[in-house]
Context: one part of a larger RNA
RNA sequence: CCCGACGAGUUACUGGCAGUGGCCGCUUAAGGUGUUCCGCACCGCAGGCUAAGCGAAAGCGAGUUCGAAUAGAGCGUCAUGUUGCUGUCAGUAGACCCGAAACCGCGUGAUCUACCCAUGGUCAGGGGGAAGCGGGGGUAAAAGCCCGUGGACGCCCGAACCAGUUUACGUUGAAGAGUGCUUGGAUGAACUGUGGGUAGUCUGGUGAAAUGCCAAUCGAACGCGGAGAUAGCUGGUUCUCCUCGAAAUGCAUUGAGGUGCAGCCUCAUCCGUUCCGUAUCGCAGGUAGAGCACUGAAUGAUCUAAGGGCCUUCCCAGGUUACUGAAGUCAAUCAAACUCCGAAUGGCGAUACGCUAGAGGAUGGGAGUGAGACUAUGGGGGAUAAGCUUCAUAGUCGAAAGGGAAACAGCCCAGACCUCCAGCUAAGGUCCCUAAAGAUAGACUCAGUGUAAAAGGAUGUGGGAGUGCAUUGACAACCAGGAUGUUGGCUUAGAAGCAGCCACCAUUUAAAGAGUGCGUAACAGCUUACUGGUCGAUGUGUUCCUGCGCCGAUAAUGUAUGGGGGCUUAAGUCUAUUACCGAAGCUGAGGGAUGUCCUUUUAGGACAUCGGUAGAGGAGCGUUGUGUGCGCAGUGACGCGGCAGGUGGAAACCUGCGUGGAGUACACACAAGUGAGAAUGUCGGG
Numbered sequence: 001c002c003c004g005a006c007g008a009g010u011u012a013c014u015g016g017c018a019g020u021g022g023c024c025g026c027u028u029a030a031g032g033u034g035u036u037c038c039g040c041a042c043c044g045c046a047g048g049c050u051a052a053g054c055g056a057a058a059g060c061g062a063g064u065u066c067g068a069a070u071a072g073a074g075c076g077u078c079a080u081g082u083u084g085c086u087g088u089c090a091g092u093a094g095a096c097c098c099g100a101a102a103c104c105g106c107g108u109g110a111u112c113u114a115c116c117c118a119u120g121g122u123c124a125g126g127g128g129g130a131a132g133c134g135g136g137g138g139u140a141a142a143a144g145c146c147c148g149u150g151g152a153c154g155c156c157c158g159a160a161c162c163a164g165u166u167u168a169c170g171u172u173g174a175a176g177a178g179u180g181c182u183u184g185g186a187u188g189a190a191c192u193g194u195g196g197g198u199a200g201u202c203u204g205g206u207g208a209a210a211u212g213c214c215a216a217u218c219g220a221a222c223g224c225g226g227a228g229a230u231a232g233c234u235g236g237u238u239c240u241c242c243u244c245g246a247a248a249u250g251c252a253u254u255g256a257g258g259u260g261c262a263g264c265c266u267c268a269u270c271c272g273u274u275c276c277g278u279a280u281c282g283c284a285g286g287u288a289g290a291g292c293a294c295u296g297a298a299u300g301a302u303c304u305a306a307g308g309g310c311c312u313u314c315c316c317a318g319g320u321u322a323c324u325g326a327a328g329u330c331a332a333u334c335a336a337a338c339u340c341c342g343a344a345u346g347g348c349g350a351u352a353c354g355c356u357a358g359a360g361g362a363u364g365g366g367a368g369u370g371a372g373a374c375u376a377u378g379g380g381g382g383a384u385a386a387g388c389u390u391c392a393u394a395g396u397c398g399a400a401a402g403g404g405a406a407a408c409a410g411c412c413c414a415g416a417c418c419u420c421c422a423g424c425u426a427a428g429g430u431c432c433c434u435a436a437a438g439a440u441a442g443a444c445u446c447a448g449u450g451u452a453a454a455a456g457g458a459u460g461u462g463g464g465a466g467u468g469c470a471u472u473g474a475c476a477a478c479c480a481g482g483a484u485g486u487u488g489g490c491u492u493a494g495a496a497g498c499a500g501c502c503a504c505c506a507u508u509u510a511a512a513g514a515g516u517g518c519g520u521a522a523c524a525g526c527u528u529a530c531u532g533g534u535c536g537a538u539g540u541g542u543u544c545c546u547g548c549g550c551c552g553a554u555a556a557u558g559u560a561u562g563g564g565g566g567c568u569u570a571a572g573u574c575u576a577u578u579a580c581c582g583a584a585g586c587u588g589a590g591g592g593a594u595g596u597c598c599u600u601u602u603a604g605g606a607c608a609u610c611g612g613u614a615g616a617g618g619a620g621c622g623u624u625g626u627g628u629g630c631g632c633a634g635u636g637a638c639g640c641g642g643c644a645g646g647u648g649g650a651a652a653c654c655u656g657c658g659u660g661g662a663g664u665a666c667a668c669a670c671a672a673g674u675g676a677g678a679a680u681g682u683c684g685g686g
Base pairs, nucleotide, nucleotide: 001686002685003684004683005682006681011093012092013091014090015089016088017087018086019085020084021083022082023081025049026048027047031043032042033041034040035039053060054059063075064074065073066072096236097235099233103226104225105224106223107222108221114198115197116196117195118194119193120192121191122190123188125157126156127155128153132149133148134147135146136145161185162184163183167180168179169178200218204214205213206212239620240619241618242617243616244615249262250261251260252259253258263369264368265366266365267364268363269362270361271360274359276354277353278352279351280350281349282348283347289341290339291338295335296334297333299331300330301329302328306324307323308321309320310319311318372397373396374395375394376393377392378391379390380389381388402413403412404411417591418590419589420588422587423586424585428581429580430579431565432564433563437578439577440576441575442574443573444572450567456551457550460548461547462546463545464544465543466542467541468540469539477534478533479532480531481530483507484506485505488502489501490500513528517526518525592610593609594608595607596606597605598604599603621675623672624671625670626669627668628667629666631664632663639659640658641657643656644655645654646653647652
């Protein structure tokens, strides 16, 4: 992992509601009697509900309580209950099933291991050589020195033994902790045999102390019991068809992944257009926008109180000011918590019309939901970031398949009862992949723009609107001039148009700056403004608006931001037009189901509806057994089969054939240990 079997809303009691019976007040419990076991029938009125309520109570009573009240208000009166059965839900019980870590009680463990007690055992070999002692020599005597002897030591090296340092291997191991090499201790706080002791909640024992060890288990051992502990948590929860069909919100919560009430769904009974849409009329409002009249913010000017500086001054006072500057005035602005104003939508009410639909409402039974997601629009938070977060309004997904967007829950189109080798369309498309136009008419684009992006930049190109100059000759080009006072003054080593500062005049002129740029050490030189000539233009400058393009443009496997091929008077972009393709949409043909209505009431017809998770409701299939009835069966029952045929809307069922060898089908009721693919399910097999 597969196969098979087993495997989860049960039972009791007490209540609510619905259905279906009994009685009209209902009903018996324990128990008893009779009878053929079960069962049934009859007794048994103890008790329960009901028939009257209100009040804390005394109490009063269709009323009563509060109250001074004949006021008012609360609860009542004006409806039939009661008792079985069935269904469903709740409560109490383990209460749909499996699952903790833990808590408590009583016991069992020190054959492992920790420490302790008693009594035994073990430690090859080699080395160093303390004290003491002897001798020598030494001293006044000592001390000290030398030689020997001696054999101390948690001494040294190193086997057994004990340990376990590093590393390799092993890692479904040879082994539930090892093996090889290497390593530490090895007369000691050494190692070890046997016997014994100490224990688990007054948190125990032991611990050279690591929360270590206490039988492969230790921040509290193990076994059994309380016990089916509890689990707002996770997982699982078994046949079919039909109708409807949610929520992810509000308030509250030791509340936030739970729950209660409400909201939204469903079923039953009742009301009967009250719903919704449009129009008209009426009403409320302070948003968008706008504005500055208020409250604030805020720029400039003007004016001016006050303050500062300076001058004057014994004081008082005064003068002045390129300083600061309230208030006022003028101009131009800003605001969610500003408003002199002020929409559109939307909201409320009335009337009319439309609409009759799984519209609306009431009461009761049953729920689920209370993690939402994205898109569009209006806002808050954030950075006018986020596939971000939080509200509001709408849509889709959720719970929705189909077509389009290459692929793609939330985007666009469109809501799948079933069948069809029929038709029309939507979004989106029509060169090929690929169904349908190499469609028509007119423009634009040359960038493969299209097929990715900004500030900014640019004689790209199309369209439009201004304005300057121009046959008295423009723009560009070419020829010529471009001078004089003067090297202006200052500065400077120098400064002559051209380092810098100041001034920027005048003359001759057709025109020519006290000089536009290059240049020199400074001059020089080249050039320019400006002027004349040549030339001969529907021209030539400049500004604004606008269409489409260009640059700006850098990323990690490989083109890789058209889905690809590929596309240039497009197969790109814009405008207009026609045709076609295109879905489970719509239509056509056939069939089914549900609801309402109609009829000729048996059956048929018309109309509408039939996506669906949680969930509500309805109708069925099958399994085991019981009762009654009726059958079948050795002339072959049940069962079994990768067989064949048939029936039904499904679950399923029937027949034949084969196998098998003794029971069993059907109808109507009844009762359930009643349906498996999932639970790291359990057991068995592979």

Source information:
Predicted 3D model of a 686-nucleotide part of an RNA (large-subunit ribosomal RNA, domain II) from an Armatimonadota bacterium. The source organism's lineage runs through Bacteria, Bacillati and Armatimonadota. The coordinates come from a structure-prediction model, not an experiment, and the mean pLDDT is 85. Rfam family: Bacterial large subunit ribosomal RNA.